[in-house]
C1' cells in the first nucleotide's frame, strides 16, 4: 500500500395510467378499498454495472533545421463529465463514495 470482509454514514426521480390476477369485506355476487403481484404505456432519475470522449498526458512514424527544438497526421489512456442499455422513482432492499476496523486494567 491494494483488494476482501464487518460495522457505520450514504443523494436523486411519479402514492402515475390502463388490464389481469389476488387479498379485504360478504351467504354468494357486484361495486368500493389495498403504498399488493404481473404485464404494457406515458413521465423521470443518475451513485450497482456498463456506452461515449481529450486545446491534457504518453507512444512511435514522418518533415524542417537551429541536432534537439518545432511541426503534421496516427495509435493508447480518465472521471462525481456524458448517454441513459441496463437499473432505479413511499417504506424496506440497493446504493458510487467515505470514516472505523485501537490501547490499558
Nucleotide at each position: 500500500c491494494a483488494g476482501a470482509c464487518u460495522c457505520u454514514g450514504g443523494a436523486g426521480a411519479g402514492c402515475g395510467g390502463u388490464a389481469g390476477c389476488g387479498g379485504c369485506a360478504a351467504a354468494a355476487a357486484u361495486c368500493a378499498c389495498c403504498g399488493g403481484c404481473u404485464a404494457c404505456c406515458c413521465a423521470c432519475c443518475g451513485a450497482a454495472g456498463g456506452u461515449g470522449c481529450g486545446c491534457a498526458c504518453g507512444g512511435a512514424u514522418c518533415u524542417g533545421c537551429u541536432u534537439g527544438c518545432a511541426g503534421a497526421g496516427c495509435c493508447g489512456u480518465a472521471a462525481u463529465c456524458u448517454c441513459u442499455c441496463a437499473g432505479g422513482u413511499a417504506c424496506c432492499a440497493g446504493g458510487a463514495c467515505a470514516g472505523a476496523g485501537g490501547g490499558g486494567u
This is a predicted structure of a 105-nucleotide RNA (Glycine riboswitch aptamer) from Cognatundibacterium luofuense.
The source organism's lineage runs through Bacteria, Pseudomonadota, Burkholderiales, Oxalobacteraceae and Cognatundibacterium.
The RNAcentral record of the sequence draws on Rfam.
The prediction has a mean pLDDT of 76.